[in-house]
Context: one part of a larger RNA
RNA sequence: UGACGGGGGCCCGCACAAGCGGUGGAGCAUGUGGUUUAAUUCGAUGCAACGCGAAGAACCUUACCUACUCUUGACAUCCAGAGAACUUUCCAGAGAUGGAUUGGUGCCUUCGGGAACUCUGAGACAGGUGCUGCAUGGCUGUCGUCAGCUCGUGUUGUGAAAUGUUGGGUUAAGUCCCGCAACGAGCGCAACCCUCAUCCUUAGUUGCCAUCAGGUAAUGCUGAGUACUUUAAGGAAACUGCCAGUGAUAAGCUGGAGGAAGGUGGGGAUGAUGUCAAGUCAUCAUGGCCCUUAUGGAGUGGGCUACACACGUGCUACAAUGGUGGCUACAAUGGGCUGCAAAGUCGCGAGGCUAAGCCAAUCCCUUAAAAGCCAUCUCAGUUCGAAUUGUACUCUGCAACUCGAGUACAUGAAGUUGGAAUCGCUAGUAAUCGUGGAUCAGCAUGCCACGGUGAAUACGUUCUCGGGUCUUGUACA
Numbered sequence: 001u002g003a004c005g006g007g008g009g010c011c012c013g014c015a016c017a018a019g020c021g022g023u024g025g026a027g028c029a030u031g032u033g034g035u036u037u038a039a040u041u042c043g044a045u046g047c048a049a050c051g052c053g054a055a056g057a058a059c060c061u062u063a064c065c066u067a068c069u070c071u072u073g074a075c076a077u078c079c080a081g082a083g084a085a086c087u088u089u090c091c092a093g094a095g096a097u098g099g100a101u102u103g104g105u106g107c108c109u110u111c112g113g114g115a116a117c118u119c120u121g122a123g124a125c126a127g128g129u130g131c132u133g134c135a136u137g138g139c140u141g142u143c144g145u146c147a148g149c150u151c152g153u154g155u156u157g158u159g160a161a162a163u164g165u166u167g168g169g170u171u172a173a174g175u176c177c178c179g180c181a182a183c184g185a186g187c188g189c190a191a192c193c194c195u196c197a198u199c200c201u202u203a204g205u206u207g208c209c210a211u212c213a214g215g216u217a218a219u220g221c222u223g224a225g226u227a228c229u230u231u232a233a234g235g236a237a238a239c240u241g242c243c244a245g246u247g248a249u250a251a252g253c254u255g256g257a258g259g260a261a262g263g264u265g266g267g268g269a270u271g272a273u274g275u276c277a278a279g280u281c282a283u284c285a286u287g288g289c290c291c292u293u294a295u296g297g298a299g300u301g302g303g304c305u306a307c308a309c310a311c312g313u314g315c316u317a318c319a320a321u322g323g324u325g326g327c328u329a330c331a332a333u334g335g336g337c338u339g340c341a342a343a344g345u346c347g348c349g350a351g352g353c354u355a356a357g358c359c360a361a362u363c364c365c366u367u368a369a370a371a372g373c374c375a376u377c378u379c380a381g382u383u384c385g386a387a388u389u390g391u392a393c394u395c396u397g398c399a400a401c402u403c404g405a406g407u408a409c410a411u412g413a414a415g416u417u418g419g420a421a422u423c424g425c426u427a428g429u430a431a432u433c434g435u436g437g438a439u440c441a442g443c444a445u446g447c448c449a450c451g452g453u454g455a456a457u458a459c460g461u462u463c464u465c466g467g468g469u470c471u472u473g474u475a476c477a
Base pairs, nucleotide, nucleotide: 001477002476003474004473005472007471008470009469010468011467012466013465015461016460019425020424021423022422023421026316027315028314029313030312031311032310033309034307035306042053043052064302065301069297070296073125077124078123079121080120081119082118083117086103089100090099091098092097107114108113127291128290130289131288132287136285137284138280139279140278141276143274148187149186150185151184152183153182154163155162156161167178168177169176193268194267195266196265198236199235200234201233202232203231204230207226208225212223213222214221239262242256243255244254245253246252318418322377323376324375325374326373327372334365335364336363339358340357344353345352346351384415389410390409391408392407393406394405395404431453432452433451434450435449436448437447
């Protein structure tokens, strides 16, 4: 100087407390461990692995296994020889592949040949998702959006070092003020960036419809219009600016006015020096090592989907604040040509047929659902709950057996609120309700986003956990 303490002081955080809803019990989905297996590819392992890499394993993906098969190789450069490239058909085979076969002779040319491509041959070489993340780059997680981490000069000390950065206040903040052997500076904080909330200007089509006119069973449907809504570009606005109190006459704090918004207005992006030899050699790159008729390459089938069990994360429930039937209202974000598909029609339905429009503020996906109104059920393992199983179908796709999703009918399991323990959340939040998108032929309870309805509680900091700072102890470095 640090680190540590079941030392002390001060401070903060959904850390506790106060509340609301869960997990842990059930069924299922999904990931992991374990076991099994020819293979169940590999990685991730306290917080910070476990709906994680994977924004989507039937083939492919695919790295694994089986048997079959190739050896200058699926891919790159160089050399020699032959042939344009390319293409038709048949046979064997699970296919990779092997054998046979048809058409075709192009472009440039100094007529030597050349360019592109294919085949054969020789070797230099290719290739490796093989090992080492404890050889590395890059990227990432984490402490933590915590308020810290340092430097120059000066000064003090023999020196390691100290001071500054400590102290008194204050702040979300090493934020600011005052003091001070320190004076300054840098990386962080904040601000500058994006978005939401108010208003103004400009611009009105595909958007809008207040006024005027026309028309309809009805509708901005049509003309006219650009006021409003809205769209998207530019501005304005918030700064403790104003007032009062308080404070040290400071920084600030408390209350108030005005205001759409008030003291960081809400949210996002942004992650200092460093820590964990944290993660990744399987994104990529790369040193070293290893394989080279195989640890490389190709295809077929299988596996990654197994199942006594254990754990994590979720979905659906156990019902009346509910289930069922009918009627009926109100969104936002997105996506669409190998696409989205209206209307019509067939089917109980998944869906089929046909097909208008739309490269989209124009057309379509697109009826939002919870909510509301009426009726019914009356506390039951039920008109709760939906697992499981049977039959019949639909769709995608060469192909749904291993192993897809969906529909109808039948079947109707566990489950009556969950032990010890444990998680999230402070406001348009939790809870709850639907909707869209990426991936994608098909497949979503996951992920990412969008809007609807919309709470309770916070006395407080004694305790638990984590962090900051000052100080103290130490046989630790």
Molecule: small-subunit ribosomal RNA, 3' major domain
Organism: Aeromachus stigmata shanda